The part of an RNA shown here (small-subunit ribosomal RNA, central domain) has 346 nucleotides and comes from an uncultured prokaryote.
RNAcentral holds the full RNA, with entries from ENA.
The coordinates come from a structure-prediction model, not an experiment, and the mean pLDDT is 85.
[in-house]
Context: one part of a larger RNA
């Protein structure tokens, strides 16, 4: 110095894209950095072990040996890692052709529904609750019936059903515009994974500048409940909720399960769905479900989309409670946000 672990017990950064760094396919030649062997030299002395001796013994002490796993030069092997050089295609990618989708931006279009505003028709009530009032209505409400304006949402299709890295994402057209996926060919020739800082996205609320504002709707106010109601129920209602641009950067941001590879029963090619080819051999991707033959699990359960079996590289966990807090420090207009302790105490 190593170690044991992360679905629920502490514990996977919300998610990507990527610098260093780790780590890496076949095949040959080389080389000797790492790696194995020998050989010198050093590895003070006392201690350590072993032998023998010396105090009448021991302790103690003498002499001699070992060890001293290490360095260091030096001769050497060359199988693995490494480095250099040539090569290869299976790994990643490209190009040609097709498919499929609420992926994502832009502009415009549309019904249906809500209020709301002017007319008709028509009268006494509407609305609302467990019941009720607050409220509305003889200035004519409600209902119904032409019209007109204005905003947000898009029913049915809707599915355990698709797309997207994640958050997400649904009326139709338009234009730009990422991925993803079949097939069969040709090219490149390891160019891969991962991935500390960094850099981008990142629901909902919530800032700040201008707009817009119909419907709900925090704050608020009345009305009820009730002891009491700072609530649940009812009536209204501001901010928001929508658009732009720019800010925050969190969330039970979950699958409470990190990327990325490689093996491991079935039902099963009919348990199934959604897309390719393709033709009745079949086979590629993607998403759902069942279930032990196994394997794992502390035990629910997980089981080809594993938490099995293994490799690679990051991230995080070390008793409760103090505290995800104080202090500093970095970001922010501010709310805060990140980083992140102790003392005390059980």
């Nucleotide at each position: 110095c190593u170690g044991g672990g992360c679905g629920u017990a502490a514990a996977g950064c919300g998610c990507g894209c990527g610098u260093a760094g780790g780590u890496g396919g076949u095949u040959u030649g080389u080389u000797a950095a790492g790696u194995c062997a020998g050989a010198u030299g050093u590895g003070a002395a006392a201690g350590u072990c072993c032998a023998c001796g010396g105090c009448u013994c021991a302790a103690c002490c003498g002499u001699g040996g070992a060890a001293g796993u290490g360095c260091a030069u030096u001769u050497g092997a060359a199988a693995c890692u490494g480095g250099c050089a040539a090569a290869c295609u299976u790994g990643a990618g490209u190009a040609c052709u097709g498919g499929a989708g609420g992926g994502g931006g832009u502009a415009g279009u549309g019904g249906a529904a809500u209020u709301c505003c002017c007319g008709g028709u028509g009268u006494a009530g509407g609305g609302g609750u467990g019941a009720a009032a607050u409220c509305u209505g003889u200035u004519g409400a409600u209902a119904u019936u032409a019209g007109a304006a204005a905003g947000a949402a898009c029913a049915c299709c809707a599915a355990u059903g698709g797309c997207g890295a994640a958050g997400g994402c649904g009326a139709c057209u338009u234009u730009c515009u990422g991925g993803c996926u079949g097939a069969a060919u040709a090219c490149u020739g390891a160019c891969g994974c991962u991935g500390a800082g960094g850099c981008g996205c990142g629901a909902a609320a919530g800032c700040g500048u201008g707009g817009g504002g119909a419907g709900c709707a925090a704050a608020c106010a009345g009305g009820a409940u009730u002891a009491g109601a700072u609530a649940c129920c009812c009536u209204g209602g501001u901010a928001g909720u929508c658009c732009a641009c720019g800010c925050c950067g969190u969330a039970a941001a979950c699958g409470a399960u990190g990327u990325c590879a490689a093996c491991u029963a079935g039902g099963u090619g009919c348990a199934g769905g959604g897309g390719g080819u393709g033709u009745u051999g079949a086979u590629c991707c993607c998403c759902u479900c069942u279930g032990u033959g196994a394997g794992c699990u502390a035990a629910c359960g997980c089981a080809u989309u594993a938490a099995g079996u293994u490799g690679a590289c990051c991230g995080c966990c070390u008793g409760g409670g103090g505290a995800g807090u104080a202090c500093g420090g970095u970001c922010g207009c501010a709310a805060g946000a990140u980083u992140a302790a102790a003392a005390c105490u059980c």